About this RNA: RNAcentral holds the sequence, with entries from ENA, GtRNAdb and Rfam. A computed fold for a 74-nucleotide RNA from Promethearchaeum syntrophicum, annotated as transfer RNA. Its Rfam family is "tRNA". Rfam describes the family as follows. Transfer RNA (tRNA) molecules are approximately 80 nucleotides in length. By type it is a transfer RNA. Rfam links the family to the GO term triplet codon-amino acid adaptor activity. A source record names the gene tRNA-Ala-CGC-1-1. Its mean pLDDT, the model's own confidence on a scale to 100, is 82.
[in-house]
RNA sequence: GGGCUCAUGGUUUAGACCGGUAGAACACCAGGUUCGCAAUCUGGGAGUCGCGGGUUCAAUUCCCGCUGAGUCCA
Numbered sequence: 001g002g003g004c005u006c007a008u009g010g011u012u013u014a015g016a017c018c019g020g021u022a023g024a025a026c027a028c029c030a031g032g033u034u035c036g037c038a039a040u041c042u043g044g045g046a047g048u049c050g051c052g053g054g055u056u057c058a059a060u061u062c063c064c065g066c067u068g069a070g071u072c073c074a
Stems, first nucleotide, its partner, number of pairs: 001073007010026004020057001028044005050066005
């Protein structure tokens, strides 16, 4: 330098084929339960979906560029 894959709450990730309210688990916070803790149950907060642009009534999703990570080739 070239090809491919990936980037979504604190962490790990689903959703992308098929554009239409962004979900889950763990963690965190509050409450129930317990003499207390753990476990368990209920509820809650937490995401400008890596950045910029394009298409569209509407983009996490489609298109282009960039950045970062991984991998292969040179």